[in-house]
RNA sequence: GCAGGCCGGGUGACCGCGGGCCUUCGGGCUCGAGGAAAGUCCGGACACCACAGGGCAGGACGCUGGGGCAAACCCAGGCGGCGAAAGCCGACGGAAAGUGGCACAGAAAGGAGACCGCCUCCGGCGACAAAACUCUCCGGAGACGCCGGCGGUAAGGGUGAAACGGUGGGGUAAGAGCCCACCAGCGUCGUGGCGACACGGCGGCUGGCCAAACCCCGUCCGGUGCAAGGCGAAGCAGGCUCCGCGCAAGGUGGCCCGCCGAGGAGCCGGGUACGCCGCAUCAGAGAGAUGGUCGCCCAAGACAGAAUCCGGCUUAUAUGGCCUGCUAAA
Numbered sequence: 001g002c003a004g005g006c007c008g009g010g011u012g013a014c015c016g017c018g019g020g021c022c023u024u025c026g027g028g029c030u031c032g033a034g035g036a037a038a039g040u041c042c043g044g045a046c047a048c049c050a051c052a053g054g055g056c057a058g059g060a061c062g063c064u065g066g067g068g069c070a071a072a073c074c075c076a077g078g079c080g081g082c083g084a085a086a087g088c089c090g091a092c093g094g095a096a097a098g099u100g101g102c103a104c105a106g107a108a109a110g111g112a113g114a115c116c117g118c119c120u121c122c123g124g125c126g127a128c129a130a131a132a133c134u135c136u137c138c139g140g141a142g143a144c145g146c147c148g149g150c151g152g153u154a155a156g157g158g159u160g161a162a163a164c165g166g167u168g169g170g171g172u173a174a175g176a177g178c179c180c181a182c183c184a185g186c187g188u189c190g191u192g193g194c195g196a197c198a199c200g201g202c203g204g205c206u207g208g209c210c211a212a213a214c215c216c217c218g219u220c221c222g223g224u225g226c227a228a229g230g231c232g233a234a235g236c237a238g239g240c241u242c243c244g245c246g247c248a249a250g251g252u253g254g255c256c257c258g259c260c261g262a263g264g265a266g267c268c269g270g271g272u273a274c275g276c277c278g279c280a281u282c283a284g285a286g287a288g289a290u291g292g293u294c295g296c297c298c299a300a301g302a303c304a305g306a307a308u309c310c311g312g313c314u315u316a317u318a319u320g321g322c323c324u325g326c327u328a329a330a
Stems, first nucleotide, its partner, number of pairs: 001326007009297007017032006034303001038314002041312005046225004053257004058221005063077005078092001079090004093216002098214002100210003115157002117153003121149006133142003165183006184206001186203007229277004238268006250260002
C1' cells in the first nucleotide's frame, strides 16, 4: 500500500417510559431499536380491482456460467481501462437498418478536403536582386532558378477531442494498400473452453466517434399500495337533477379489445367519526415508549431512531481500536 473481518461502550446505584403476566391494588416479575431502523432506489410477499387475458403505447434491464421467487442482487469467469504489484473500476447488445449530432479552431468533420508544401506539363524571364553550368552546325538547345497557369498528390506542415488503418521498405514525376512484411481491425476455417472468449492458419485490403441521442434487436413488466383491505358496533330523513337497465351507465386510473355488470353520478339536507383484525417466533401501540442523573473502568463511544413484513442496493458513521491474508515500486 491492497483485500477481508470484528468491536458501535462496560458496570453499579437512584429516578422514569411502553408492552405482557401476576397482584393482598401498595406493587412485583419479565421483555423493550439498528447495522444502517435512513434514502424510498430496485425486487418480492400480501391485499383490492377479471382468477389480470390479447394488442398498441410506455418503462426497466442488456458480456458468460451458476445461485436466487425475483431484483439496479450475490459468487466465479471473460473482455476493456488504471496501477510497479497485491488489486481496483466498468449500463460491457447493435454505429455495415435508418435518422440525427460532431462546439471552437481549421481549406476540409464523413463515401470529405488542396491552406502551406511536393510534382509532371505549358507559357514568360534569367535583367537592373543572389548564384550562374554543359553542348553547339553560333541560329540555338539542355540543365538549374524565379514568376504565372491547367492539373496530379493526403507522404510532410498547420487546426482539432477526432483528418478516412499504424510502422518500415519497395515503387512513383511527386504520391497513394499501388505492392510487400509486421501489427490493429473485419471475414472465414481449425484447436481449446459448457460459454463469454483465447490461440493459430488463410483471405480480401479497411466502411471515424456518439445509442445514460432518436432508433433497432433480445428479455421482463397490468394498475394501485397496510390511509391496501376485511369484520363488527352506533346513528340518521329525506329531497332534486342527470346517465343506464342488454346496440348498456359504470368497474377501467394511458388507449383499444375482452371480461364483469344493475344500478351509477352530482347537488342540498341529516347522522357518525368508535372497536377488532390485517400486525409480527416476547420491541411494537395512537404519529407519540425504548430514557435521564451520578460514581468507577476505558484510548474513544459516532451516525442515527422501528410503524405491514421480507430480500437487496446506496448513503451516513469515531481525524478510533483490533485480527487475518497478500504485494514490494520507492

RNAcentral holds the sequence, with entries from ENA. Predicted 3D model of a 330-nucleotide RNA (Bacterial RNase P class A) from a Gaiellaceae bacterium. Of the family's consensus pairs, 96% are formed in the model. It is recorded under the gene name rnpB. Lineage of the source: Bacteria > Bacillati > Actinomycetota > Thermoleophilia > Gaiellaceae. Rfam family: Bacterial RNase P class A. The family's RNA type in Rfam is ribozyme. Its mean pLDDT, the model's own confidence on a scale to 100, is 76.